[in-house]
């Protein structure tokens, strides 16, 4: 020094925080949502980039903040 497997530590799981948990990465890394149209091509899959639609503050579970709808003071 280099690989290699484990623990522990970070990190990450489409909009914040916080426990728990569970998953995956560990730097060349996990991860950065889904439909539809449109463009491309002789047709077809597909991918980018334009345009329209949709669900979500959770990977889950509670909690808290932010937003929205009702009711009551």
């Nucleotide at each position: 020094c280099u690989c290699g497997c484990u623990g522990c530590g970070g990190g990450u799981g489409u909009u914040g925080g916080a426990g728990u948990u569970c998953a995956c990465c560990u730097u060349u890394a996990a991860c950065c949502g889904c439909c539809c149209c449109u463009c491309c091509u002789g047709a077809a899959c597909g991918a980018c980039c334009g345009g329209g639609g949709c669900a979500g503050a959770u990977g889950a579970c509670u909690c808290c903040u932010a937003c929205g709808g009702g009711c009551u003071g």